[in-house]
C1' cells in the first nucleotide's frame, strides 16, 4: 500500500429504502416489601461515525473521506 468486514441510547446490538428509530443491560421516579435484593410499571437518553450524490422519500443504495477489526504483501 492491497483486500474484507463494523461503525444506531453510557454498554452490547437489531433494523437493509416509506409508521414517531427500537431491544436487553444500565440510569432515575413510583409500586410491592420490616426493609435490601429481586420482580413489576413509568420515564429520560440519537450528529444513525463525516462529507456529497441518487430517489417523491436515505439509518438502508452509490462515491469519498476518518476510526476499529482481520487477512495479504512476492520476484530480483
Nucleotide at each position: 500500500g492491497c483486500c474484507g468486514g463494523a461503525g444506531u441510547a453510557g454498554c452490547u446490538c437489531a433494523g437493509u429504502g416509506g409508521c414517531c428509530a427500537g431491544a436487553g443491560c444500565g440510569c432515575g421516579c413510583g409500586c410491592c416489601u420490616u426493609g435490601u435484593a429481586a420482580g413489576c410499571g413509568c420515564g429520560g437518553g440519537g450528529u444513525c461515525c463525516c462529507g456529497g450524490g441518487u430517489u417523491c422519500g436515505a439509518a438502508u443504495c452509490c462515491c469519498g473521506g476518518c476510526u476499529c477489526c482481520g487477512g495479504c504483501u512476492c520476484c530480483a
A computed fold for a 76-nucleotide RNA from an Actinomycetes bacterium, annotated as transfer RNA. It was read from a public genome assembly. The organism belongs to Actinomycetes, within Bacteria. Its Rfam family is "tRNA". Rfam's curators write: Transfer RNA (tRNA) molecules are approximately 80 nucleotides in length.